RNA sequence: UGAGUCAACCAGACAGUCGCCGUUUAUCAUUAAGAUGAAGGGAGGAAAGUCCGGGCUCCAUAGGAUAGAGUGCCAGAUAACAUCUGGGCGGCGUGAGUCGACGGCUAGUGCAGCAGAAAGAUACCGCUUCUUUCGGGAAGUAAGGGUGAAAUGGUGCGGUAAGAGCGCACCGCGCAAGUGGUAACACAAGCGGCAAGGUAAACCCCACUCGGAGCAAGACCAAAUAGGUGUUCGUGCAGCGUAAGCUGUGAGGCGUGAUCCGCGUUGAACACGGGUAGGUUGCUUGAAGUAUGUAGCAAUGCAUAUUCUAGAUGAAUGACUGUCCACGACAGAACCCGGCUUAUCGGUUGACUCACUUU
RNA sequence: GCGCCCGUAGCUCAACCGGAUAGAGCAACGGCCUUCUAAGCCGUAGGUUGCAGGUUCGAUUCCUGUCGGGCGCACCA
Numbered sequence: 001u002g003a004g005u006c007a008a009c010c011a012g013a014c015a016g017u018c019g020c021c022g023u024u025u026a027u028c029a030u031u032a033a034g035a036u037g038a039a040g041g042g043a044g045g046a047a048a049g050u051c052c053g054g055g056c057u058c059c060a061u062a063g064g065a066u067a068g069a070g071u072g073c074c075a076g077a078u079a080a081c082a083u084c085u086g087g088g089c090g091g092c093g094u095g096a097g098u099c100g101a102c103g104g105c106u107a108g109u110g111c112a113g114c115a116g117a118a119a120g121a122u123a124c125c126g127c128u129u130c131u132u133u134c135g136g137g138a139a140g141u142a143a144g145g146g147u148g149a150a151a152u153g154g155u156g157c158g159g160u161a162a163g164a165g166c167g168c169a170c171c172g173c174g175c176a177a178g179u180g181g182u183a184a185c186a187c188a189a190g191c192g193g194c195a196a197g198g199u200a201a202a203c204c205c206c207a208c209u210c211g212g213a214g215c216a217a218g219a220c221c222a223a224a225u226a227g228g229u230g231u232u233c234g235u236g237c238a239g240c241g242u243a244a245g246c247u248g249u250g251a252g253g254c255g256u257g258a259u260c261c262g263c264g265u266u267g268a269a270c271a272c273g274g275g276u277a278g279g280u281u282g283c284u285u286g287a288a289g290u291a292u293g294u295a296g297c298a299a300u301g302c303a304u305a306u307u308c309u310a311g312a313u314g315a316a317u318g319a320c321u322g323u324c325c326a327c328g329a330c331a332g333a334a335c336c337c338g339g340c341u342u343a344u345c346g347g348u349u350g351a352c353u354c355a356c357u358u359u
Numbered sequence: 360g361c362g363c364c365c366g367u368a369g370c371u372c373a374a375c376c377g378g379a380u381a382g383a384g385c386a387a388c389g390g391c392c393u394u395c396u397a398a399g400c401c402g403u404a405g406g407u408u409g410c411a412g413g414u415u416c417g418a419u420u421c422c423u424g425u426c427g428g429g430c431g432c433a434c435c436a
Base pairs, nucleotide, nucleotide: 001355002354003353004352005351006350007349008348009347010346012324013323014322015321016320017319018318020042021041023039024038025037026036027035028034044330048341049340051339052338053337054336055335056214057213058212059211064260065259066258068210069209070208071207072206073087074086075085076084077083088102089100090099091098092097103205104204108203109202110199111198124145125144126141127140128139129138130137131136153171154170155169156168157167158166172194173192174191175190178187179186180185218281219280220279221278228272229271230270231269232268233267236249237248238247239246240245253263254262255261274435275434276433288307289306290305291304292303293302294301295300325328360432361431362430363429364428365427366426369385370384371383372382378416387403388402389401390400391399409425410424411423412422413421
C1' cells in the first nucleotide's frame, strides 16, 4: 500500500420562529372542567416479526401421574431460555476466523419408486469343475461386467479347479487394558480377518424441561336495558324414612383442563335479540443506565458513588427559514424486561490475518 | 396490542404420516356439428406448488426463516 476477519459506536449537525404530548411549579378562575407564565422531558438499533424465555395478573392453593409438546456434544453463566461464554468433535478458509437440529439404527418396528440378478442377506452375464439325451442341468465363485443415490474394506504377493481375508505385508476399520482431562474427548499397549450398510427434520428409545390464559390480563367508579327468545345436552337409578329430606352412584357442568384426579352445583353451553361503548387504575424506578474498583480466560457476579431518561388512548416528535457537509438508509413506543431472526445510505474507532514494496 | 388460520393452472378445489409425468371442473385456444351463434362432441396449451434455505437418494408433503392475505378478542344484564 492492497485485500480481508472480528468487535464496539454514530444514524446529518448547528441556530431561529410557530406548533403537538406528558411532568413539576406559580398566578388567575372556580361547583367542576380549565386558562396563562416559567422550568424540565419527549421513539429505535432494530421500537419490526411475535420466533423463544421470564416478570406481572387472573384461573382451585397448580399438587401427583398419563397423554401431548419442546430441547438434545461437555462444562459454566443467568430470573429463565432454543440465548450467551469457554472447551471438544466435524465441515469451510493459506490465515485471522467462521458454520454445525452435533444423543441413540452392534432396543425394536418401518421405509427405499424406477432401474437392477439381488436393496438386507442376493448368482443375471461372466469364470471354474462335474454331468449331459449336446438344448442344457447341478455345484462352486463377489476377481471382472452391467444397474443404482447406495452393492458386503483398498493395494500387492502367495494360494486355488476358478476364486475369495482363504493366508501374509502395508493402509483403513472394530473392540480395548492403561494414561491425561471435572467432562465432552484425546492418545493408546494389546486383541480381532473385518463386522447385515443408509434413514430418527420416519415411528420410536434414552436424558432433561413444560399447568392454562393473556394488560382487550386484572381492579374500581359511573351510565343504560327486555335477567327476553330459540337450539342442544341433562334433570336418572338404588337404599333409608310416614313425609320433608338424607346417603350412595350415574349423567351433564366447572377447574381458560385431552384423561386419571379434584371441585362445587342441579342446571349448563351456544346462537339470536337488548343496553352502554365514559372515566380512574394497572403505567413505567427497572433482573435500569453511567463511572470506578474487584473475582473470573470469558459470559457474568459483587461492592461503592451517581442519574431519573416517553407514557399516548383516534393515539404526541412536525412544519418553515438560514448556514455547513460526507447530501442523510431501514424504519415509529402502546404492560415491562432478556435474547434470536429479519430490514438497513453510509461513516468512525480498536484488535488481528494474508500478500507485496521500502528501510 | 394479543391470539389463530390459509397460500397449488386465469377462477374454484384435489393430491398430505415423502415416491418421480402435480390431477379435476369451469374458463381460454383449435377442430367437428350448424346457414350463423349457443349447446353438444373431440383435442390442445397453461404450474418457480407464495419466496429463500435445510433434512433426504427423492419434498406440494418434514423443519427453519421470510412475504402476502384472512378471521377472532370490550363491558352490562
Overview: Two RNAs folded together computationally: RNase P RNA and transfer RNA, 436 nucleotides in total. The coordinates come from a structure-prediction model, not an experiment, and the mean pLDDT is 78. Rfam match: Bacterial RNase P class A. Rfam classes the family as a ribozyme.